[in-house]
RNA sequence: AGCUCAUCUCGAGUGACCCGAGGGACCUGGCCCGUCGACGGUCCGGCAACCAGCCACACGGCACGGUGCCAACGCCAGGAACGAUGAGGA
Repeated sequence: AGCUCAUCUCGAGUGACCCGAGGGACCUGGCCCGUCGACGGUCCGGCAACCAGCCACACGGCACGGUGCCAACGCCAGGAACGAUGAGGA
């Protein structure tokens, strides 16, 4: 990179420090965020319950572990065998 299955209109800080001009996956058209410091990184905080674990053995509950996530419906529309996350197998 690619295969299979599942999910993607819910939820989560106006936190601190570093960086310094772009960012919101790609294309087009919009719209929005950003020197009042976005995006990205570190720390803290938090959300959730996919895997694993415990309880129940029925719905479900818990939240130490493995991820993941914490602007806006995957921001909106169109296009694309598109994108992201989890688990599995190869």